RNAcentral holds the full RNA, with entries from ENA and SILVA. Predicted 3D model of a 346-nucleotide part of an RNA (small-subunit ribosomal RNA, central domain) from an uncultured Clostridiaceae bacterium.
Context: one part of a larger RNA
RNA sequence: CUGGGUGUAAAGGGAGUGUAGGCGGGCAUGCAAGUUGAUUGUAAAAGGGCACGGCUCAACCGUGUGAUGCGAUCAAAACUGUGUGUCUUGAGUGAAGGAGAGGCAGUUAGAAUUCCUAGUGGAGCGGUGGAAUGCGUAGAUAUUAGGAGGAAUACCAGUGGCGAAGGCGGACUGCUGGACUUUUACUGACGCUGAGGCUCGAAAGCGUGGGGAGCAAACAGGAUUAGAUACCCUGGUAGUCCACGCUGUAAACGAUGAUUACCAGGUGUGGGUGUGAUGAGCAUCUGUGCCGGAGUUAACACAAUAAGUAAUCCACCUGGGGAGUACGGCCGCAAGGCUGAAACUC
Numbered sequence: 001c002u003g004g005g006u007g008u009a010a011a012g013g014g015a016g017u018g019u020a021g022g023c024g025g026g027c028a029u030g031c032a033a034g035u036u037g038a039u040u041g042u043a044a045a046a047g048g049g050c051a052c053g054g055c056u057c058a059a060c061c062g063u064g065u066g067a068u069g070c071g072a073u074c075a076a077a078a079c080u081g082u083g084u085g086u087c088u089u090g091a092g093u094g095a096a097g098g099a100g101a102g103g104c105a106g107u108u109a110g111a112a113u114u115c116c117u118a119g120u121g122g123a124g125c126g127g128u129g130g131a132a133u134g135c136g137u138a139g140a141u142a143u144u145a146g147g148a149g150g151a152a153u154a155c156c157a158g159u160g161g162c163g164a165a166g167g168c169g170g171a172c173u174g175c176u177g178g179a180c181u182u183u184u185a186c187u188g189a190c191g192c193u194g195a196g197g198c199u200c201g202a203a204a205g206c207g208u209g210g211g212g213a214g215c216a217a218a219c220a221g222g223a224u225u226a227g228a229u230a231c232c233c234u235g236g237u238a239g240u241c242c243a244c245g246c247u248g249u250a251a252a253c254g255a256u257g258a259u260u261a262c263c264a265g266g267u268g269u270g271g272g273u274g275u276g277a278u279g280a281g282c283a284u285c286u287g288u289g290c291c292g293g294a295g296u297u298a299a300c301a302c303a304a305u306a307a308g309u310a311a312u313c314c315a316c317c318u319g320g321g322g323a324g325u326a327c328g329g330c331c332g333c334a335a336g337g338c339u340g341a342a343a344c345u346c
Stems, first nucleotide, its partner, number of pairs: 003318004007300002012314001014200004021193003025087007033080002035076008049065006090190001091187003094183004102176007109153001114148007124135002161168002205246006214240002219235004257313006265291011295302002319346003328339004
């Protein structure tokens, strides 16, 4: 390479968009590049294959035949391709609806923590397994009133919803993306996938400038302990928040790539539609869960949201360690990221 694989054994790219490429619906008709058939040329000889023969056999030798391939001519038109016409079921558009923490920006509300001011009050508070550090007669804790500021939104809340993924949760307003249902009005294959490319991408981290209530790496102290650079306690700075820019990684997980078709059921739940009486229900489309048959699987399990049966395209794997390391290259302010070996060893 071929082959076999990728939920958990090695292996699905973090996610999308899309270039090249690969693959691609029904009918009619033309062409004949692929394809198929026939004829023909060529493929030097020797060698190799096959058949027969000659040296007693064999090696060896001889004769014949055949060979994938390449070229030419003629023919066929099912399939692929290509041209033309056409169709509507794939795809998209329009119209009518309702659902949603989808995104961005602005405004705003209440509870709580902390701090400040004032009143009441007078000895403790806090914390723990028990303590101590700490706070407090310069009046703390508690309680009442007022104020400041930042961050997060109890209940509703739900294997509920939305989003491509990351993710998204008080209320209101504006701008805005997507999905779903109904309709058969329009376009007429416009589709699927997607190497590169581009965009998005939790947390931590970085740059500049703000902000800073609570929490809290580092750090300090108190304990614990043989020690305790920890677990527990008292404090506490980066950070956490905002704006702009960078980073580009995660157990970025469903550890399960995308798309399409087909293949028993049962039972919850979200959003629609039809029918029924507006109800129970029934039917249907689209999400999201559980159970389960066939089938699959090494087993666990999966089972119409497949890990079943098939098809197309992409990504990836090929014993463990060395190693996601070295070197080189590209990217980054840095931290580092991406690509990614070998010797050696078992």

Its Rfam family is "Bacterial small subunit ribosomal RNA". Its mean pLDDT, the model's own confidence on a scale to 100, is 88.